Predicted 3D model of a 1421-nucleotide RNA (small-subunit ribosomal RNA) from an uncultured bacterium. Rfam family: Bacterial small subunit ribosomal RNA. The RNAcentral record of the sequence draws on Greengenes.
[in-house]
RNA sequence: AGAGUUUGAUCCUGGCUCAGAACGAACGCUGGCAGCGUGGAUUAGGCAUGCAAGUCGAACGGGAUCCAGAGAGGUAGCAAUACUGAUCUGGUGAGAGUGGCGGAAGGGCGAGGAAGGCAUGGACAACCUGUCUUCGGGGUGGGGAUAACCCCGCGAAAGCGGGGCUAAUACCGAAUGUGGCGUAUGGGGCGCAUGCUCUAUGCGUUAGAGGUGGGGAUCGCAACACCUGCCCCCUGAUGAGGGGUCCGUGUGCCAUCAGCUUGUUGGUGGGGUAACGGCCUACCAAGGCAUACGGCUAGCUGGUCUGAGAGGAUGAUCAGCCGCACUGGGACUGAGACACUGCCCAGACUCCUACGGGGGGCUGCAGUCGAGGAUCAUUCGCAGUGGGGGGAACCCUGACGAUGCGACGCUGCGUGGAGGAUGACGGCCUUCGGGUUGUAAACUCCUGUCAUGGGGGAAGAGCUAUGGGGGGUUAAUACCCUCUCUGAUGGACGGCACCCCAAGAGGAAGCCACGGCUAACUCUGUGCCAGCAGCCGCGGUAAUACAGAGGUGGCGAGCGUUGUUCGGAUUUACUGGGCGUAAAGGGCGCGUAGGCGGCGCAGUGUGUCAGGUGUGAAAUCCAUGGCCUCCACCCAUGAAGUGCCCCUGAAACUGCUGUGCUUGAGUGCGGGAGGGGAGAGCUGGAAUACAGGGUGUAGCGGUGAAAUGCGUUGAUAUCCUGUAGAACACCGGUGGCGAAGGCGGGUCUCUGGAACGCAACUGACCCCUGAGGGCGCGAAAGCGGGGGGAGCAAACAGGAUUAGAUACCCUGGUAGUCCCCGCCCUAAACGUUGCACACUUGAGGUAGGGGGAUUUCACCCCCUCUGUCUCGGAGCUAACGCGUUAAGUGUGCCGCCUGGGGAGUACGGCCGCAAGGCUAAAACUCAAAGAAAUUGACGGGGACCCGCACAAGCAGAGGAGCAUGUGGCUUAAUUCGAUGCAACGCGAAGAACCUUACCCGGGUUUGACAUGUAACUGCUACUCCCAUGAAAGUGGGAUUCCUUCGAGGGUGUUACACAGGUGCUGCAUGGCUGUCGUCAGUUCGUGCCGUGAGGUGUUUGGUUAAGUCCAGCAACGAACGCAACCCCUGUGUCCAGUUGCCAUCAGGUAGUGCUGGGAACUCUGGACAGACUGCCCGUUUACGCGGGAGGAAGGUGGGGACGACGUCAAGUCAGUAUGGCCCUUACAUCCGGGGCUGCACACGUGCUACAAUGGCCGGUACAAUGGGAAGCUUGGCUGCGAGGCCUGGCCAACCCCCAAAACCGGCUCCAGUUCAGAUCGGGGUCUGCAACCCGACCCCGUGAAGUCGGAUUUGCUAGUAACGGCGCAUCAGCUACGGCGCCGUGAAUACGUUCCCGGGUCUUGUACACACCGCCCGUCA
Repeated sequence: AGAGUUUGAUCCUGGCUCAGAACGAACGCUGGCAGCGUGGAUUAGGCAUGCAAGUCGAACGGGAUCCAGAGAGGUAGCAAUACUGAUCUGGUGAGAGUGGCGGAAGGGCGAGGAAGGCAUGGACAACCUGUCUUCGGGGUGGGGAUAACCCCGCGAAAGCGGGGCUAAUACCGAAUGUGGCGUAUGGGGCGCAUGCUCUAUGCGUUAGAGGUGGGGAUCGCAACACCUGCCCCCUGAUGAGGGGUCCGUGUGCCAUCAGCUUGUUGGUGGGGUAACGGCCUACCAAGGCAUACGGCUAGCUGGUCUGAGAGGAUGAUCAGCCGCACUGGGACUGAGACACUGCCCAGACUCCUACGGGGGGCUGCAGUCGAGGAUCAUUCGCAGUGGGGGGAACCCUGACGAUGCGACGCUGCGUGGAGGAUGACGGCCUUCGGGUUGUAAACUCCUGUCAUGGGGGAAGAGCUAUGGGGGGUUAAUACCCUCUCUGAUGGACGGCACCCCAAGAGGAAGCCACGGCUAACUCUGUGCCAGCAGCCGCGGUAAUACAGAGGUGGCGAGCGUUGUUCGGAUUUACUGGGCGUAAAGGGCGCGUAGGCGGCGCAGUGUGUCAGGUGUGAAAUCCAUGGCCUCCACCCAUGAAGUGCCCCUGAAACUGCUGUGCUUGAGUGCGGGAGGGGAGAGCUGGAAUACAGGGUGUAGCGGUGAAAUGCGUUGAUAUCCUGUAGAACACCGGUGGCGAAGGCGGGUCUCUGGAACGCAACUGACCCCUGAGGGCGCGAAAGCGGGGGGAGCAAACAGGAUUAGAUACCCUGGUAGUCCCCGCCCUAAACGUUGCACACUUGAGGUAGGGGGAUUUCACCCCCUCUGUCUCGGAGCUAACGCGUUAAGUGUGCCGCCUGGGGAGUACGGCCGCAAGGCUAAAACUCAAAGAAAUUGACGGGGACCCGCACAAGCAGAGGAGCAUGUGGCUUAAUUCGAUGCAACGCGAAGAACCUUACCCGGGUUUGACAUGUAACUGCUACUCCCAUGAAAGUGGGAUUCCUUCGAGGGUGUUACACAGGUGCUGCAUGGCUGUCGUCAGUUCGUGCCGUGAGGUGUUUGGUUAAGUCCAGCAACGAACGCAACCCCUGUGUCCAGUUGCCAUCAGGUAGUGCUGGGAACUCUGGACAGACUGCCCGUUUACGCGGGAGGAAGGUGGGGACGACGUCAAGUCAGUAUGGCCCUUACAUCCGGGGCUGCACACGUGCUACAAUGGCCGGUACAAUGGGAAGCUUGGCUGCGAGGCCUGGCCAACCCCCAAAACCGGCUCCAGUUCAGAUCGGGGUCUGCAACCCGACCCCGUGAAGUCGGAUUUGCUAGUAACGGCGCAUCAGCUACGGCGCCGUGAAUACGUUCCCGGGUCUUGUACACACCGCCCGUCA
């Protein structure tokens, strides 16, 4: 210090979320020790039990009990003696009582309380104060009672009553009066006012109590008196400390609480209080407050947490103050209370009861129940500190000191250290090589903290009693006080801290996380299931996100989770935000309070500033130092405490007072501009409708097209006349006016404002702004009353459109629109931009005014002020944009905003006749909503262009039969895949068996196939035979090696590794392929532009088949594509001539290049040539285009191969390869048979046809590509034919396969035919182990549908379509009508680019980006 999350990406706005720190915490898992802290936050709910406030005998009466002594007497005994014992004396001194002091402190809690509180600073001249300090004075002398006690009585008890006795430091008079208080008269001093203070005199009034120690001269037995010490009491003053009261300032939320108040505000008299005061009361006046009043919440503070700070949150422990004590009320006592463990009354609850009546108050310490997520021991001790009482000893003290429990927090320590690599075992992963856990362990050598056992062992103890000494007091060496020395006793914690010894690594590690944020990765399981999740989001078969494991990271006696607070959040912005479009400018003006305010001078000193004093408690925080071994903790000192009061000073600024000024503002005067406003019995023309009349006839009207409607009772059209209402064409203009809404024919009257010019007046309280306060204006629609009503026109009606059409279109039509009066008060009331002032480069237009120059007068022109519009600089802005009319730079004031939805809604209030308006939430819900710009995609947006895309043509498909593929159905199986274009004669270029993956049945299990190891034995292998069987197989038999004798090779058997899988995943993949598309595109480097995504380049203007080329240009270059280079074909030349060729020459045949020969031609196949817009004309800046010549070929000559960046998770795991998963006597493998060929049906692709441009018969001509040895097959014979037999040629430019349509002639005569050939019957041929399921072909017979095909749809632009045949691959054969090629015959048409489809470029809109097959709204379920 930031990060994640809106988007395909970007920038901004904006919310949500996270990382941090903290806690009186709780929950989950885990848990060794110690120190210091801390622990009922909820029910101020109820409480059993014990304890928490007593003490003083030195105030008093009294005295149980016990002890000691004396002891009359008694009992026992002869007695000694023992026991007992009235009584007396001395001591002890319980319980209760009178009295004093203390129970007002300490301790607890936070209910109430928003002010009589608290904090801070002042004031009291308006006050009180027990004990304590200091100073002064006094304590004389009397009296009467009453508890206790005794007696009697009542009552269950608590308790009460009556009678009697008695004491005091209890109570009450009297005396005295230093003084106090009151009062009267004087004097002195002082204060901000009321007044205060000192003092003199007179008068009045006002006090008490004794106890105890010692002494013993005087009196005495003693006491008392007396002397003396101490305590105590009274009186007055004083100080300290404590308290009371008043004032300033500060101290929550809600205005959807706006008015509150009658003791209320003030005065006078009186009362009351310690004291001021409506504190109370009577009377008088009518005030007072408004941050009131009301509601909700809350103890306040020092501090604590957080934060850079400012702030925000909080108020546990500790400390200060306040409040409370079962709930409410009240007073008494007292120095102090309206009193936690006092009193009285009432209430609720609870307990006792004899039912009459009584008792109680844990928000003290423990503890209990309840409620709760949740918070401890019914412990020890007064040893210390502190408090109460006492002279003291001492007593009391749940304050306090300790211990216990709880990881609740902070801090410290430990769970071992060093060495140790075949990097062991095991685990996990693995590419199988290894890696990792990991020096980790084992092992070796050590150490001994803590815990355990044993031993030793502080400090916390000072005082006090006693004794010695000094001082004080005194008559005193006494007593007492005090200082000092000595010093018995006394420790809860606790035999604790600490130290020593012993033993042994022995007793001591977990939790969370590992997709990003955020540090840490793999395997397995699971399969949108189970689950995770703080946000984004993971999980649908390869999950680093679920669960487990291994590993890793983090922290560590803890770790996570949850809750809460601050932070991050500048996301309420004082520090430190905004409002054109993201949320946000009020609809507009006038104006009140308030805020703000020009230029001088003087004064003042409010704010302000400086210095100083006081205060700001302690603790905390911070700094320094110290101390428990360290740390936490604790101690000391300092600083700080940003605040408040006071004093002194300054006078710039601000405020105030006074006095001036004119530039802000206003007034005046002048001539102009204007749809500014209001009124009028004023006024005009065009149009419309209606009415009357004339002419006139069949339609009019309306629409995309129609219909409803109007019209023969005469419409529409047209002419004349009249009536009515409303609105004002042209001028008219980003022109004018107005604050906004708004304002448009003309004229008149009244009236507001602005601009310009002049510079006469006022002189800044006149200015600016302007609240939730006030007044007014405020489009349209709407409302009430009254008029008016031509046109238009919600509602409504009808007609169309449509799936529907409560709409858009049409025909009608009522409110309304118009006028007057009164309401309403809203709007995209928008420049989505509040008002005012100032400053800051420009250009151009326009309206109004003035000036200059000029002119006969003018215009044009120049300058200037005001308004208005366009462009644009700096600057600003997220960008778009704004830009002297700011959204720039500043000042003043107002309004408004704080994520989206809910919602401008509900409730409340105010307004309104109503409609409704103004004000204005919350629950709940989402992780976004949004602004601007970018790239794409899309548009029934635009512009340009292309393509057999349309159009123009030709031939088809869709109808029929058959073939073939697919779907579906069926089936034991009908194996699998391909599914819009881009699956469907596709994988398959050959399913009878095989193929074959499917089904049924029968077999085999190291296997049909590969490699390796080990063992075994036989035999070489091989081959043959037999049995069984459908075969596979099973069982059996026969035959049988080489040799260096070690064994090796081969084969077989057994066993183990392994083989095998057309099993799954093409959404895990490679490779290959399809498609957009042979469309012209797709990018990069550098530079430049932009905050950025990105743009530029690649756009633009031409041109092209082309991002082809040219020109221009912040671009310059380049790459992949295009083109060319490659192949075939079209022409020629050269070379070469066999198996090809044959012009010339010769020979020969029935005939043939047949032969000699030739190398000319064709051809073959190799090398070259040729075409480049090269030439000419036109046009063009150029590129290029048009035409022409030549040429076999002309503008890419024709065809092919060649397919950019990418898209479709396109297709293929069944061609092969391959990750993962799955099967292993089976999902492997072999065999027989069946199936892939099944058939109500649907679709695709084809073939054959429907016929006369045909069919049939006969005659007859011309190819090319290719293929051929288990082959192609000539020729001959034979069969109607498929074919068969015989024979010959050819391993092929040699031999063979080898043409058809066309052409010529004939028949046929428009029919289901001499068309068409399906189907079926019969008979054959061939291939093959085998044609039943299920082959092809031939012959004879049979002769179905079909007469040109609905909507719709396909191909093709020239050697093309169409028509015709031929060849080849696969292949034993073939369901080929398919595929791939070849040649023959050989057209028609293209005006053109409006439309359909697809594509390219630019541009525009977008709320789309899975990208229009998008997104999204409403209703219903």